[in-house]
RNA sequence: CGAGCCCGUCGGACGGCCGCUGCAGGCAGCGUGAGGCUGCAUGCAGAGGAAAGUCCGGACACCACAGGGCAGGGUGCUGGAUAACUUCCAGGCGGGGCGACCCGACGGAAAGUGCAGCAGAGAGCAGACCGCCGAUGACGCCCGAUCUCACGAUCGGGUCGCACAGGCAAGGGUGAAACGGUGGUGUAAGAGACCACCAGCGUCGUCGGUGACGACGACGGCUGGCAAACCCCACCCGGUGCAAGGCCAAGCAGGGGCCCCGGUUGCCCGCCGAACGGUCCCGGGUAGGCCGCACGAGCACACCGGUGACGGUGUGCCCAGAUGGAUGGCCGUCGCCUGCCGGAAUCGGCAGGUACAGAAUCCGGCUUACAGACGGGCUCGCUAC
Numbered sequence: 001c002g003a004g005c006c007c008g009u010c011g012g013a014c015g016g017c018c019g020c021u022g023c024a025g026g027c028a029g030c031g032u033g034a035g036g037c038u039g040c041a042u043g044c045a046g047a048g049g050a051a052a053g054u055c056c057g058g059a060c061a062c063c064a065c066a067g068g069g070c071a072g073g074g075u076g077c078u079g080g081a082u083a084a085c086u087u088c089c090a091g092g093c094g095g096g097g098c099g100a101c102c103c104g105a106c107g108g109a110a111a112g113u114g115c116a117g118c119a120g121a122g123a124g125c126a127g128a129c130c131g132c133c134g135a136u137g138a139c140g141c142c143c144g145a146u147c148u149c150a151c152g153a154u155c156g157g158g159u160c161g162c163a164c165a166g167g168c169a170a171g172g173g174u175g176a177a178a179c180g181g182u183g184g185u186g187u188a189a190g191a192g193a194c195c196a197c198c199a200g201c202g203u204c205g206u207c208g209g210u211g212a213c214g215a216c217g218a219c220g221g222c223u224g225g226c227a228a229a230c231c232c233c234a235c236c237c238g239g240u241g242c243a244a245g246g247c248c249a250a251g252c253a254g255g256g257g258c259c260c261c262g263g264u265u266g267c268c269c270g271c272c273g274a275a276c277g278g279u280c281c282c283g284g285g286u287a288g289g290c291c292g293c294a295c296g297a298g299c300a301c302a303c304c305g306g307u308g309a310c311g312g313u314g315u316g317c318c319c320a321g322a323u324g325g326a327u328g329g330c331c332g333u334c335g336c337c338u339g340c341c342g343g344a345a346u347c348g349g350c351a352g353g354u355a356c357a358g359a360a361u362c363c364g365g366c367u368u369a370c371a372g373a374c375g376g377g378c379u380c381g382c383u384a385c
Base pairs, nucleotide, nucleotide: 001381002380003379004378005377006376007375008374009373010372012334013333014332015331016330017329018328020046021045022044023043024042026040027039028038029037030036048356052367053366055365056364057363058362059361060241061240062239063238072237073236074235075234076233077091078090079089080088081087092106093104094103095102096101107232108231112230113229114226115225129172130171131168132167133166137164139161140159141158142157143156144155145154146153147152180198181197182196183195184194185193199223201220202219203218204217205216206215207214208213245291246290247289248288255282256281257280259278260277261273262272263271264270298317299316300315301314302313303312304311305310335354336353337352338351339350340349341348342347
């Protein structure tokens, strides 16, 4: 200098004018059943790294719930972190990359059931297209013997030929995958059929490690894949979501009580009844208002413990709270990026651009979107000293 990998930070600045939401105290006006409301000026505060998708996990609230099982769903190497997790950290194993580093739902395929398009002969206790063999048997051919006048027949031997029955799976070919690999023995040709070594698997042992696992040794049989297919094993999981839920509470219309009313013996008490209407009282719901709701698994800094995720201690700070839903608009200057022009260059001029997006109960994650800028660590290549 070039090409990359990992981690982290920021994501416009300043000024002016006009607005919006909340809070504080002030002034003015008006007023409800209640909460008070409106206006004016002042001061303070006012979106994000993802506020997003709503995919996981929790807090909180209500409902359900003795315990156990079934069903259903989720998770799945080991150790740790955490309130919890399908998250994070460290490690193991497997795969990729020259490397920094990245990726992995990564328990079980000798419990069972099942699946594999096309191609191919054959795809799971497989198969024979080309190919190899053809020992043995049959055929053909040759030779010999016997019988026959001869044709020919029978028997025995041989094997140049054919490749029919049959044998084989080494080689070719198909495929993502063809029932371990290499060499040898063996054979008619061959084959874990046998042997040596190697790879893998299983069992046992020793050693290292908390563990996943690793190293070594012995023995064994001779060895495909798929469980984000059913399934088996282990562990976890109650439901609904702040429109949860709680409090206050009009008007109107229902409900209940008492009295006025009727009946029961003339009256009172008591009891019974209730059509219309009325006074008073009670209770539930609705509109409306308030709480939940902004001090929290909080933020910043420092120190300590830990490889790390993270934890602890100390100091300081208070940081949106709407409900038709505020957090905005315009102008100016500067910054940044791109293009063009001028210039030897610092640079100057002109034009364009300056993202993704936007709280709604809160928090921890994951995923996705994003103009551009910056910092740190590391790898590979080239060059120079």
Molecule: Bacterial RNase P class A
Organism: Acidimicrobiia bacterium